Background:
This is a predicted structure of a 480-nucleotide part of an RNA (small-subunit ribosomal RNA, 3' major domain) from an uncultured bacterium. Model confidence (mean pLDDT): 83 of 100. Rfam family: Bacterial small subunit ribosomal RNA. Gene Ontology terms of the family: structural constituent of ribosome and ribosome.
Context: one part of a larger RNA
Formats: sequence, C1' cells, structure tokens
RNA sequence: UGACGGGGGCCCGCACAAGCGGUGGAGUAUGUGGUUUAAUUCGACGCAACGCGAAGAACCUUACCAAGGCUUGACAUUGAUUGACGUACUUAGAGAUAAGUAUUUCUCUUUCGGGAGACAAGAAAACAGGUGGUGCAUGGCUGUCGUCAGCUCGUGUCGUGAGAUGUUGGGUUAAGUCCCGCAACGAGCGCAACCCCUAUACUAUGUUGCCAGCACGUAGAGGUGGGAACUCAUAGUAGACUGCCGCAGACAAUGCGGAGGAAGGCGGGGAUGACGUCAAGUCAUCAUGCCCCUUAUGCCUUGGGCUACACACGUACUACAAUGGGCUUAAAUAGAGAGGUGCAAAACCGCGAGGUGGAGCGAAACUCAAAAACAAGCUCUCAGUUCGGAUUGCAGGCUGCAACUCGCCUGCAUGAAGUCGGAAUCGCUAGUAAUCGCAGGUCAGCAUACUGCGGUGAAUACGUUCCCGGGCCUUGUACA
Repeated sequence: UGACGGGGGCCCGCACAAGCGGUGGAGUAUGUGGUUUAAUUCGACGCAACGCGAAGAACCUUACCAAGGCUUGACAUUGAUUGACGUACUUAGAGAUAAGUAUUUCUCUUUCGGGAGACAAGAAAACAGGUGGUGCAUGGCUGUCGUCAGCUCGUGUCGUGAGAUGUUGGGUUAAGUCCCGCAACGAGCGCAACCCCUAUACUAUGUUGCCAGCACGUAGAGGUGGGAACUCAUAGUAGACUGCCGCAGACAAUGCGGAGGAAGGCGGGGAUGACGUCAAGUCAUCAUGCCCCUUAUGCCUUGGGCUACACACGUACUACAAUGGGCUUAAAUAGAGAGGUGCAAAACCGCGAGGUGGAGCGAAACUCAAAAACAAGCUCUCAGUUCGGAUUGCAGGCUGCAACUCGCCUGCAUGAAGUCGGAAUCGCUAGUAAUCGCAGGUCAGCAUACUGCGGUGAAUACGUUCCCGGGCCUUGUACA
C1' cells in the first nucleotide's frame, strides 16, 4: 500500500421489512446429471452452466455409430497432355458408384500456322484436408462484479524509502455531483450532457391516411364531388432551466413546500459498461502458435443415433375450479409486425384440420387478420364434477423424395394425476406486478421457447435492527 475481520462509523441497492404473484407437490414440454447404448457428437457447471451455443436434429443439418466405398482426394494453386461442358435413357447396386446407348462439338481473335480465355478430364508431384489436442501458448468476441462511482496522471510539497498528499475533512447529490475548507494546483478515463423512442403544443405538407361543414349517394360504406378543420403521417421548431415565489441552509451547494404548466426537480424508457477482477467462457463462428493424423483423426454414401429411461435437479406451460367452466348474442375495442420461391380475399365444398378458387397487393392502398381477456343472457351448484386435460384407440388433413424409429394439425371416443403443494426458495416499487391475446425471427413442415407489441390493470414501502451484495472513512492483523 492492499486484502481480510462473527471490528467501528456513515451511506446505498426489491438486500431485508411491508405487499402481490409464483417455484418446491401433479401432468406435460424442454435442458442437464446419471444410467443405458454400436452411437446416444461436442461444449457450457455457484451467483455469472442447466427453454444455454441451438433464431427451430425425420433426410440434410451432423461433428457420433454401423456398413459399403475413395486416396493428389469433396475444396485451392501449379501442372505435361487431351477434350467443350452437358442432356436424356438403360442395366447392376441401399446409395455413393460402375458399365453402356443416343445426342451435342464452347467463346474471342487471327497474318488461317496459330494465340488467348472459361469449362471439363488428367500422369507424376508439390500439396490439400482435419468440428483432432491445447482457451493454462494466443487474437478477436463475450459474461461478471456493475451503470457500481470509482480508476489514474503531470507538476509541486512531505517522507531515507515503499509511498503519501491531491482523491482526506464539513455539507450535499443518483453520481469523485456540486459547494466550502485545506500543500496543493491542474488534467485524463469514467458520472452527467450531446444520440434514439415516448409524453404537450405550434408551423409546413396533405396521399395510399383523415371527414367538421356543403352537396351527391348506399343494404351498408369517405363510396363520389369536394375540403385542409380534426385524427394521423413526415419534417422543422418551441417546451423544463430549481427559471419564478416562500422557508431551511453558511450570503454556498442543496433540500422542502407552492405557483404556473402536457410534463418538475435525472419526467419515463433505451443505447452507452472506466482502471481492472475471475489463468472466467469460447481453438466447435472466425483467425492463429505449437503438437498430432495423412490408403486416415481426411472425403463420399445408405441406414441408425443426437428423440434411449429404475432415477435426480433446473426452467417453463396447463391445471386443481364458481373472481370459475360451457353455450349464445352484440359487425365492441388495440398496437407492432410480415408478404413475390410470397401474403392470399370473395364465393363454393367439408363437422373440422383443410380443399377448390384465384380478386387484390412489392403494400398508410391488398392480404395475413379472428384480437383475447371484457360485456349481456342462459346453464352448471361444490362433485374428482359440464373442473382438469394426460394417456390411448379409430378415422382423416397438411408439409415434404420420404413422417416406422421421429413432425404438426383435425374429428369421434377414452378420460389419468391433480382438491393450492414440506423444509426451502424466486420475481416485482407503476402503466410496474398480475392477467389477456397478437406479431416476428428461425422455418418445406414443426414453438408451452425466444424477441417484440399492445388490452385490462393492482397492493405495499413504518423503517434500516437483522440476512445478502456494494461504496467511503477509520481500526486490528503473525496474511501478500
């Protein structure tokens, strides 16, 4: 100087407390461990691994296993030599592949000798190739403490020196934020601001959006003329700064209250992550040193596996019901997205999944598209039930060469566990929790996951003694 302390002081955080809803019990989905297996590919392991890499394993993916094949190789450069390449078909085979038949005979240039180029075949060799090892050899990227308020430097001063001072102290703040003081004076990286979204208004512009007033018009409709008000869209500007008033404070910083205001003291949210820590994670994104394989640890193919199942754990979904389930009615009411190998309307067929169909739309125009919870009425009357939907049978639909291993959906039938969950444990402070649906990416198909979007919309916070984590000062130490 640090680190540590079941030392002290001050302070903060959904850290506790106060509340609301969960997890832990059930069924299922999914990940992991374990076990099994020819293989169940690999990685990730307290917080910070476990719906994680994977924004989607039937084949492919795929790295694993079995079997069948190849050895200058699936891919790159050089390459003597040769030729277009290809397309269609036949045979053998699980296919890779092998054999054969038919057809075709590249482009540019030319002094017609040739030259150049792309593509294909190809001896020999250099070499290719490796998702093989090492993340404790590395780059890059990432997590974490933590959006915590810290981490440093120059000059000066003090100290023999390591170092100290500044950065400590008194206040204050979300903040090393600011003020005051002070052997310090300044500065840098962080904080804040500058950026984006959102909340208000004005101005400009009105199509594909809008419709107040005036006409026309309809079964209904901004449908038509027209309008530029309103909504909205797209730009630009204004607005919030403790600016104003009062009180407290040290005449400070600042705090508390008030006015005005759409918004008030950081208005709400996002992006943004200092010096560093964990030999943290990643050699399987990529790159890369060294080591290793080279008729195989490389490459191709078919099939299987990654989907196994006495069990254990994590994360979710659905429930256990009456604040509920079922049926009917009411053209109730969103936002944000996506669409050409695409989204697909009307109409018709089907109980339905879906099929036929193909208008319109590269979309403020058309489509996906029905929002759902909600409201009203009827019914059920506390039961393993008109709760719950697992499981299984049968019959179908869709995608796709192909749904047996191993997809999703529909109808009929079946109708399991489950009556609110032990010890323990998690999230959340406001348009939040809870609850309700919608969309997107991935994607041929497949979502209870993920990422977004809006609808409805709470309770509680006395307080900081205690648990956890963190910051500053101080103290002890046989630790570095």